Predicted 3D model of a 72-nucleotide RNA (transfer RNA) from Microbacterium sp. LMI12-1-1.1. Its mean pLDDT, the model's own confidence on a scale to 100, is 82. The RNAcentral record of the sequence draws on ENA. It matches the Rfam family "tRNA". By type it is a transfer RNA. Rfam's curators write: Transfer RNA (tRNA) molecules are approximately 80 nucleotides in length. The source organism's lineage runs through Bacteria, Bacillati, Actinomycetes, Micrococcales and Microbacterium.
RNA sequence: UCUCUGUAGCUCAGUGGAUAGAGCACCGGCAUGAGAAGCCGGAGGUCGCAGGUUCGAAUCCUGUCAGGGACU
Numbered sequence: 001u002c003u004c005u006g007u008a009g010c011u012c013a014g015u016g017g018a019u020a021g022a023g024c025a026c027c028g029g030c031a032u033g034a035g036a037a038g039c040c041g042g043a044g045g046u047c048g049c050a051g052g053u054u055c056g057a058a059u060c061c062u063g064u065c066a067g068g069g070a071c072u
Base pairs, nucleotide, nucleotide: 001070002069003068004067005066006065009024010023011022012021017055026042027041028040029039030038048064049063050062051061052060
């Protein structure tokens, strides 16, 4: 200097419009002699941060922070 990543506790999806989602984990219930597994339900997010564009931004643009990679 260039490039990729940053979204729930963890792993990730979502690439301009519907209330931001899934799996695992967590909590409650059912069931069991009691558990596990299973089934049903629930909680959990300022989409790294700050600006801008737009009627509308997790998504596009700019700056910035953190991490990975490449080149000199």